[in-house]
C1' cells in the first nucleotide's frame, strides 16, 4: 500500500513547548481557535479489539464398562458464553461534527425532518 472481518449515538484532561489556523475528504453547513486552537512532549485517564488468566458449555480424539449403541472418566487443541487483568494497540470537543449518493416514510410553495442502506474514513484483528 491494496484485501478480508468486526466496531464506530457510551467513556475519558491537566501541564509544558509552539504560534495560526484547525475539525481526513471537492463543495455546502456548523463549530474550535491569540481567554492560544491544531500539532508535539510529559503526566493522568477512558475503553476493552488482541494477548494472558479463571470458570462453564459444546465438540474432538483417548480410556473404561467385552463390541455397537449408550453411559462414565479424566485430558487437551480448537470454538462459544461469562468474569478478571491491563501486557500490545487505540482513544480522551461536537454521532466518524453534520450533509453530499440511493431507497422508504412524513411534511411543504420551497428549503426540509425521520429511518434504512451506500461511499469515504478511523481503530483493531487477520491474511498478502
Nucleotide at each position: 500500500c491494496a484485501c478480508u472481518c468486526a466496531u464506530c449515538c457510551a467513556g475519558a484532561g491537566g501541564g509544558g513547548u509552539u504560534g495560526a489556523g484547525g475539525g481526513a475528504u471537492a463543495c455546502g453547513g456548523c463549530c474550535c481557535g491569540a481567554c492560544g486552537a491544531c500539532a508535539c512532549c510529559c503526566c493522568g485517564g477512558c475503553a476493552a479489539c488482541c494477548a494472558c488468566c479463571g470458570c462453564g458449555c459444546a465438540g474432538g480424539a483417548c480410556u473404561c464398562g467385552a463390541c455397537g449403541g449408550c453411559g462414565a472418566g479424566g485430558c487437551c487443541c480448537c470454538g462459544c458464553a461469562c468474569g478478571g487483568c491491563a501486557g500490545g494497540u487505540g482513544c480522551c470537543a461536537a454521532c466518524u461534527c453534520c450533509g453530499g449518493c440511493c431507497c422508504g416514510c412524513g411534511a411543504u410553495c420551497c428549503g426540509c425532518g425521520c429511518g434504512g442502506g451506500g461511499a469515504a474514513g478511523a481503530u483493531g484483528a487477520g491474511a498478502g

A computed fold for a 128-nucleotide RNA from Natronosporangium hydrolyticum, annotated as SAM riboswitch aptamer (S box leader).